[in-house]
Predicted 3D model of a 1192-nucleotide part of an RNA (large-subunit ribosomal RNA, half B) from a Nanobdellota archaeon. The RNAcentral record of the full RNA draws on ENA.

Context: one part of a larger RNA
RNA sequence: ACUAGUUGAGGGAACUCGACAAAUUAGCCCCGUAUCUUUGGUAUAAGGGGUCCCUGUGAUUGUAGGCUUAUGUUUGCGAUCGCAGGGUGCAAUUACAGGGUGGGUCCGACUGUUUAACACAAACUUAGCCUUCUGCUAACCUGCAAAGGCGUGUAUAGAAGGUGACGUCUGCCCAGUGCCUGCACUUCAAACUCCUUUUCAAGGGAGCUAAGAACAGGUAAACGGCGGGGGUAACUAUAACUCUCUUAAGGUAGCGAAAUGCCUUGUCGUUUGAUUGACGACCCGCAUGAAUGACGUAACGAGUCCCACAUUGUCCCCAAUUAGAACUCUCCGAACUCUCCAUUCUGGUGCGAAGGCCAGAGAUCUCCAGUGGGACGUGAAGACCCCGUGAAACUUUACUGUAGGUUGUCGUUGCAAUGUGAGUUUUGUUGCGUAGCGUAGGUGGUAGUCGUUAAAGCGAAGUUUUUGGAUUUCGUGUAGACACCGAUGAAACACCACUCUUCAAAACUUACGUUGCUCACUUCGCAAGAAGGACAGCGGCAGUUGGACAGUUUGGCUGGGGUGGCACACUGUUGAAAAAAUAUCAACAGUGCCCAAUGGUUGGCUCAACUCGGUCAGAAAUCGAGUGUAGAGUGCAAGGGUAUAAGCCAGCCUGACUGGGUUCAUAUUAAGAUUGAACUCAGGAUAGAAAUAUUGGCCUAGCGAACCUCUAUGUUCCUCCUUGAUGGGGGCUAGAGAUGACCGAAAAGUUACUCCGGGGAUAACAGAGUCGUCGCGCCCGAGAGCUCGGAUCGACGGCGCGGCUUGCUACAUCGAUGUCGGCUCCUCCUAUCCUGGCUGUGCAGAAGCAGCCAAGGGUGCGGGUGUUCACCGAUUAAAAGGAGUCGUGAGCUGGGUUCACAACGCUGUGAGGCAGUUGGUUUAAUAUCUACUGGAGAUGUUGAUAUCUGAGGGGAAGAAACUUCUAGUACGAGAGGAACGGAGGUUCGGAGCCACUGGUUAACCUGUUAUCUAACAAGGUAAGCAGGGCAGCUACGCUCUAUAUGGAUAAGUGCUGAAAGCAUCUAAGCACGAAGCCAUCCUCAAAAAGAGAUAUCAUAGAACACCUAUAAAACAUAGGUUUAAUGGAAUCGGUGUGUAAGUACGAAGCUUCGGCGACGUAUUCAGCAUGCGAUCUCCAAUCGUUCAUAAA
Repeated sequence: ACUAGUUGAGGGAACUCGACAAAUUAGCCCCGUAUCUUUGGUAUAAGGGGUCCCUGUGAUUGUAGGCUUAUGUUUGCGAUCGCAGGGUGCAAUUACAGGGUGGGUCCGACUGUUUAACACAAACUUAGCCUUCUGCUAACCUGCAAAGGCGUGUAUAGAAGGUGACGUCUGCCCAGUGCCUGCACUUCAAACUCCUUUUCAAGGGAGCUAAGAACAGGUAAACGGCGGGGGUAACUAUAACUCUCUUAAGGUAGCGAAAUGCCUUGUCGUUUGAUUGACGACCCGCAUGAAUGACGUAACGAGUCCCACAUUGUCCCCAAUUAGAACUCUCCGAACUCUCCAUUCUGGUGCGAAGGCCAGAGAUCUCCAGUGGGACGUGAAGACCCCGUGAAACUUUACUGUAGGUUGUCGUUGCAAUGUGAGUUUUGUUGCGUAGCGUAGGUGGUAGUCGUUAAAGCGAAGUUUUUGGAUUUCGUGUAGACACCGAUGAAACACCACUCUUCAAAACUUACGUUGCUCACUUCGCAAGAAGGACAGCGGCAGUUGGACAGUUUGGCUGGGGUGGCACACUGUUGAAAAAAUAUCAACAGUGCCCAAUGGUUGGCUCAACUCGGUCAGAAAUCGAGUGUAGAGUGCAAGGGUAUAAGCCAGCCUGACUGGGUUCAUAUUAAGAUUGAACUCAGGAUAGAAAUAUUGGCCUAGCGAACCUCUAUGUUCCUCCUUGAUGGGGGCUAGAGAUGACCGAAAAGUUACUCCGGGGAUAACAGAGUCGUCGCGCCCGAGAGCUCGGAUCGACGGCGCGGCUUGCUACAUCGAUGUCGGCUCCUCCUAUCCUGGCUGUGCAGAAGCAGCCAAGGGUGCGGGUGUUCACCGAUUAAAAGGAGUCGUGAGCUGGGUUCACAACGCUGUGAGGCAGUUGGUUUAAUAUCUACUGGAGAUGUUGAUAUCUGAGGGGAAGAAACUUCUAGUACGAGAGGAACGGAGGUUCGGAGCCACUGGUUAACCUGUUAUCUAACAAGGUAAGCAGGGCAGCUACGCUCUAUAUGGAUAAGUGCUGAAAGCAUCUAAGCACGAAGCCAUCCUCAAAAAGAGAUAUCAUAGAACACCUAUAAAACAUAGGUUUAAUGGAAUCGGUGUGUAAGUACGAAGCUUCGGCGACGUAUUCAGCAUGCGAUCUCCAAUCGUUCAUAAA
């Protein structure tokens, strides 16, 4: 020093992130209680008083008796509540036990719950409020199903979601996304119907159609959202007012620098000496806001923040003490760690932070107790960061799917009615060009057919219609009517057969709608049966929906990564260093086309600009003349090219053609794909008289695999289906469709809940390098300074130094170098804040300003803030700056930052995110080596012992101000106002001490509570509490801490004095000159290897052991050991406490007169105690052991 305690003078939160911790308070009775309030509370509010013992007495009452029957009285044993008197102590809930209080804010209403082991909260829950779903075989949930939960409940019920007591309220928006409702049209799968592919089939097409989509409405206590600009009032300012753009709507009430406000420590007020705090206000609110609830709110809270009182060792400033542990001895006996060597320090070097290398210095060896500077110490293959074609979890309008939901259809699946369709059959019916008597469906047959079973005609009704008629039925009527022939016409009629078209009816089949039935099936029921019912359920197929679930993806480059960009495919120039090639997120620019003419050819022409002339006409229009090497043009960048033109114009054309080959570039140096270019052969063309030219554009950019789909008037080819033919498919060939991450996966996010593998290949801290930035100087000197550059200040510029700021780099460290600030403690630097010595001054004095030397010493206390910093208060001689891994976490703290929880604002659909805010949140360890602080031992030093010297080291041992004398003097007009030198105390620092003062003082004495030993006395326990307190130790106490002096100097001041006949402090020489340097002073120090000196002895001695303290962890040191006062005991003295026990007397009163009685007085400065002093041999230091006794 540690752990757990005890006490503390004076001050009283000054400590600190923060009163953390500790202290205070405390039980019961009485009095008394503000504010607010939901009237319950707050409330034990706050704040006061009492509390013990003895004696007497009163009231109420229990119980057992007596007297007695009043509801009494009395006796005994109690219980409770009072009153009066007496008494003691520092203190009477005396110990134990046992609220500190008050005021203000935020949040949450409350009680409750939560991350077992870092978060107890403002989070969750909650009653209350709201919305949605649900009629029971309910909705919802679990399950493949059977089945089960809710629930043996039934809308006052159940489920889901939001909000969160209570009070006052809850605004606007339905455009988006959801949800609900509707739905004429549109779209839409399978099934079904139809068509088609020569038939069949696969295939193709069309139709019909559910849900869904689309469309139309509704819905915000659904997810959510809730603007900008300009102008305007008679000071200014502001804007009730107004204009305009715009939206689905433009934020209402309330609140507001807030748990939300960046700027920001906003502004004002209160609080304070001082406030980044708190509270109250203000309001352009980065980015408040109404059940993602808004604003209030009594009560409550181990919640957050602020203030005050009380109280205190939190602090000024520490001290003493108790117990344990530590230390020493005996016994037992781990873990971590461990390449080697290891005696270090300083400077350097080195992968840029070395015990091991280089140089220098230092260093004899060993042990013990400590402290924690270093061993980039130990612990854990860094959790931050990056990387991985790693993982996982979560999210979603990522990709691809799947359960589930829903819809259609088919099956299980039956019987009917009715309506509307469709189809088939039967019966009937319809059919008008012109001509023709006339309403001629077509073809065929045929010369007859029909009629009292009622013809023609007439009437009525119906159907139809080309409006003229046709036709059916009924009545009447009562016997004929029609055809053939003839005419007309394309066709000739009666009648029959077949058949087309229109319409009608019936039957059958079928579809859909509606309704009914019962028999499948379902539910209920023991059953009888009831209810439902071809629905539902179940199964197949199909559409839609579908983070509920699953599998995956979520690019690269990169002065870390992300954001940004594309430096990811190409072109030109520079960089590029005169072959080629050549990098950077190097510099400057471009491409992803365009053109049927902007192409080919033949022929012709010459541009820009300027000068001169010329109607409107101007600087510039069109025209004429001249000069004109390109100063123009070229489809588009730049470079190259270009007038013989590649530029401009015109004629005719399509060579912007087909099939081969070679070479070059793409792709230096290996090989390719692809693309581009050049040359060439053949074919067949165009222009030209011809030679010739032409395989697009003056050249260099303008681009793209496989799979898949499509196109082809390519295919003499191969193959499949088929007996074959035809046709079709596939192949082959040539093209088109795109991959721009451009040699080409089909692909979104989050992780702070994270994980794994790696990286110092790569970031954050620190180091290193650099020094733009930063800090500090110097040069020049425009100017300011009345005049005057240089007393002082100094622009524009220039040159350095430092390595404190911030950057840059990525060199060491990712198998770990713990990060801000504070506390503690040490050393150093000087660019000096004070103190010391000087110089200049725009220096009279005083006070300043600027500079030189100087690092010995000092540089403090507070307020708010985590702060460093900055600001503020009062002091002060001054309140300087910096370095040491932004010194210091194996030293502390843990307020901040930077894990998991939670909230606000903003952001994101969401998971989540935010150098935004806010509350909360585990800081390991027994020290091996080295280092340091101390304590011992051994060896050496050529015998031992003792006493010294002092090379060398350490120290600040002192530092500073104040008052006073000098002196109201010098100086000064005055106002003011020094110094040299002397004296005194003070503050800070250092060393020592304990007579005093103060503290402590589980040595001691006393009082007292509870309880135990029956009571007294005397004691035990709560290491009880309280009052004192010697020695010792201590500070808050006391003493000392000196000027003076010497030597050598710094800046500076001088003397003499030349170089340089002068001058000059300097060159030779000489003298002064500072708190600084060296001594003087204190202290360590013969291991000072240069190992010292002196004295004594040369025979004595030394150590252990024993008793001890002036010493002390061990050890050492000092003392004693019977020839003794070393320790203990005893006695005396001193000291502490405060007057013992016993006895006697007194005592308020009571009494049966025997006595009881707290307490007081005397005996008694008693008793008790004693780490002190003295006296005294009563006890214990007994008996002994070992070494040495040498050399000359």
Its mean pLDDT, the model's own confidence on a scale to 100, is 83.
Its Rfam family is "Archaeal large subunit ribosomal RNA". Its family is annotated with structural constituent of ribosome and ribosome in the Gene Ontology.